RNA sequence: CCGUGCUAGGCGGGGAGGUAGCGGUGCCCUGUACUUGCAAUCCGCUAUAGCAAGGCUGAAUUCCCAUUCGAGGUGUGGCGGCUUUAUGGUCUGCCCUAGUGGAGUGGUGUUGACGUUCAGGUCCUGCGCAACAGAAACCCAUGAACCCUGUCAGGUCCGGAAGGAAGCAGCAGUAAGUGGUCCCUUCUGUGUGCCGCGGGAGCGCCUGGGCCGAGCCAUGAAGCUAGGUAACGCAUAGGGCUGUCACAUCGACAGUGGGUGCACGG
Numbered sequence: 001c002c003g004u005g006c007u008a009g010g011c012g013g014g015g016a017g018g019u020a021g022c023g024g025u026g027c028c029c030u031g032u033a034c035u036u037g038c039a040a041u042c043c044g045c046u047a048u049a050g051c052a053a054g055g056c057u058g059a060a061u062u063c064c065c066a067u068u069c070g071a072g073g074u075g076u077g078g079c080g081g082c083u084u085u086a087u088g089g090u091c092u093g094c095c096c097u098a099g100u101g102g103a104g105u106g107g108u109g110u111u112g113a114c115g116u117u118c119a120g121g122u123c124c125u126g127c128g129c130a131a132c133a134g135a136a137a138c139c140c141a142u143g144a145a146c147c148c149u150g151u152c153a154g155g156u157c158c159g160g161a162a163g164g165a166a167g168c169a170g171c172a173g174u175a176a177g178u179g180g181u182c183c184c185u186u187c188u189g190u191g192u193g194c195c196g197c198g199g200g201a202g203c204g205c206c207u208g209g210g211c212c213g214a215g216c217c218a219u220g221a222a223g224c225u226a227g228g229u230a231a232c233g234c235a236u237a238g239g240g241c242u243g244u245c246a247c248a249u250c251g252a253c254a255g256u257g258g259g260u261g262c263a264c265g266g
């Protein structure tokens, strides 16, 4: 140096968590690198740290060590985003209420606003008048067998006669009464009316006249003040998730370098 056969070792690793500690099952990251049984209310071990059984590979691209790189994870802190809880109306926005304020708009006004004054009415009451209602009167009609009037046929009575007397019916007219008219007249009455004349009341309203000379009425913004409200914003404190930066820690894969058996034969 070569060949053959063995052995050590290897046949994934890491993070968090769990644990007195170590490893595993489970979760996550890398990645593809044997099998079976056990295992989170855990399973098995003891710094030599899975246990038990079997299989493959095997002295080097594969094992071990160091170092470089840094997938990814974890912790702390700062700054931020999202979300949630609590507190705050004595800071503070939004919002609400009240007040102040009076931009603007509309209506009206020199054909005179607002204000003021005078008179009258509306209100109460007295009298008169009218109206209404009722009654009466008047008028018209009707209306008395007899006990109304006038005229009184017939008839009756007195008288010699002339002539007188009483008087029924009828007719006419009336009394009491009945009916109608409502034109005229009288009387009585009233929550009828304001027509007339007085008295009273007088806040408001209406009408008219006079004085003054420019606003008046309605709605109402900005702003300011006071009070209220913790829903939202905001402030403070905390929790959860997440981003970024810094520090720390663990760290796969990969790269580089180095190291490492035994036996036999040639």
Base pairs, nucleotide, nucleotide: 001266002265003264004263005262006261009057010056011055012030013029014028015027020046021045022044023043024042034054035053036052037051038050063259064258065257066256067255068254072250073249074248075247076246077245078244079243080242081241082240083239084238085237086236087235088234093232095228096227097226098225099224100223104219105218106217107216108215115211116210117209118208119207120206121205122204123200124199125198126197127196128195129193130192131190132189133188134187135186136185139180140179141178142177148173149172150171151170156165157164158163

Predicted 3D model of a 266-nucleotide RNA (Bacterial large signal recognition particle RNA) from Lentibacillus saliphilus. Of the family's consensus pairs, 93% are formed in the model. Its Rfam family is "Bacterial large signal recognition particle RNA". Rfam describes the family as follows. The signal recognition particle (SRP) is a universally conserved ribonucleoprotein involved in the co-translational targeting of proteins to membranes.